[in-house]
Molecule: Bacterial RNase P class A
Organism: Phycisphaerae bacterium
RNA sequence: GCGAGCGGGUAUGCGGCCGCUCGGUCCUUCGGGACCGGGAGGAAAGUCCGAACUCCAUAGGGCACGGUGGUCGCUAACGGCGACCGGGCGCAAGCCCAGGGAAAGUGCCACAGAGACGAGACCGCCGAUGAUCCCAACUACCGUUGGGAAACAGGCAAGGGUGAAACGGUGCGGUAAGAGCGCACCGCCCGCCUGGUGACAGGCGGGGCACGGUAAACCCCACCGGGAGCAAGGCCAAAUAGGGGGCGAGGAGCGGCCCGCUCCGAUUCGCCGUAGUCCCGGUUCGCCGGGAUGAAGGCGGAUAAGCCCCGGGUUGGCCGCUAGAGUCGCGCGGCAACGCGCGACCCAGACAAAUGGCCGCAGUCCGCUUCGGCGGACCACAGAAUUCGGCUUACCGCCCGCUCGCCGGC
Numbered sequence: 001g002c003g004a005g006c007g008g009g010u011a012u013g014c015g016g017c018c019g020c021u022c023g024g025u026c027c028u029u030c031g032g033g034a035c036c037g038g039g040a041g042g043a044a045a046g047u048c049c050g051a052a053c054u055c056c057a058u059a060g061g062g063c064a065c066g067g068u069g070g071u072c073g074c075u076a077a078c079g080g081c082g083a084c085c086g087g088g089c090g091c092a093a094g095c096c097c098a099g100g101g102a103a104a105g106u107g108c109c110a111c112a113g114a115g116a117c118g119a120g121a122c123c124g125c126c127g128a129u130g131a132u133c134c135c136a137a138c139u140a141c142c143g144u145u146g147g148g149a150a151a152c153a154g155g156c157a158a159g160g161g162u163g164a165a166a167c168g169g170u171g172c173g174g175u176a177a178g179a180g181c182g183c184a185c186c187g188c189c190c191g192c193c194u195g196g197u198g199a200c201a202g203g204c205g206g207g208g209c210a211c212g213g214u215a216a217a218c219c220c221c222a223c224c225g226g227g228a229g230c231a232a233g234g235c236c237a238a239a240u241a242g243g244g245g246g247c248g249a250g251g252a253g254c255g256g257c258c259c260g261c262u263c264c265g266a267u268u269c270g271c272c273g274u275a276g277u278c279c280c281g282g283u284u285c286g287c288c289g290g291g292a293u294g295a296a297g298g299c300g301g302a303u304a305a306g307c308c309c310c311g312g313g314u315u316g317g318c319c320g321c322u323a324g325a326g327u328c329g330c331g332c333g334g335c336a337a338c339g340c341g342c343g344a345c346c347c348a349g350a351c352a353a354a355u356g357g358c359c360g361c362a363g364u365c366c367g368c369u370u371c372g373g374c375g376g377a378c379c380a381c382a383g384a385a386u387u388c389g390g391c392u393u394a395c396c397g398c399c400c401g402c403u404c405g406c407c408g409g410c
Base pairs, nucleotide, nucleotide: 001406002405003404004403005402006401007400008399009398010397012362013361014360015359016358017357018356020039021038022037023036024035025034026033027032041381045392046391048390049389050388051387052386053229054228055227056226060259061258062257063256065225066224067223068222069221070084071083072082073081074080085099086097087096088095089094100220101219105218106217107214108213109212122160123159124156125155126154129153130152132149133148134147135146136145137144138143168186169185170184171183172182173181187209188207189206190205191204192203193202194201195200233319234318235317236316243310244309245308246307247306250264251263252262253261267302268301269300270299271298272297276293277292278291279290280289281288282287326345327344328343329342330341331340332339333338363378364377365376366375367374368373
């Protein structure tokens, strides 16, 4: 100097005039007036997570369903953040990972290919042994020995091909040619030791050891989880039709189910009517007949708590509403996320919804420059609505720091 990686900051400042709005103080003829102070973001966005807070009357458990998934920490909590481990990418600084389990079970691996889990011979290699042919030698014949050819039987899964992936990898030996067949190293399994809180890492010893992949497929394991949401919810005022109908002795209680728990209600009328009791008559003293009442039980009607359906009134005001798991500075602890202590500060609370316009100076940026300055812009993405902690998305320009690589100079 060029290129790259990571992190942080900023998003104009001051003043004047006018306008809007909130808070505070004072005044008021209650209409309002004066003064002081404040007034839209890094994402206010998406509504994706987590909470605070509010309601669902009370205390619980289970199932279903949903979420997360290496270890250890941070945090109110989280699916977030930090550090580390393992894996992948990059020369590197660094970046990425939906990172538990395939031996609990069920699926899937298309096509191509011989063959894709208990697989397999397309092209090839061998053909020692058995069979065939040729030559030579020996032989009375049968046959024997040696060499060669070809490649039938047979052997191979090492080489090549197919594929996302081929049933461990590289090398040496061995073999007819080959193969963990044997050996060395790596990988895998088992055991021990060392370091580390741990995930893991390293070392030593033993074993030739094969039973691939896929869970962002179903599933299994571990952990977590009630629901709804400020249009939550509460108060006041006003108005209407203490409206109408249905179900119903049981009902209600979180988005679904079950158990449990709690709360509200628990009656009434009529008919029939068993057991029992009472009365009358008869009696062969065993009971029989009639009447009354009538627990249990059955049928029917009305109703409560509550549930369902139709319809009517009110859409006004106040609270919730901004002092917070708050911001900033310093110190200490921690690799860090962050925590603790001390000190300082108060930085929007609107409600058809305010936060604006003009001017001047300064600042920043861009262009031009005769280097005196001139001109322009305040740019992008974009506007609070209960509030925070995160994540994700959009985006103009500028500034600062650290680190890596390459080139050149000293």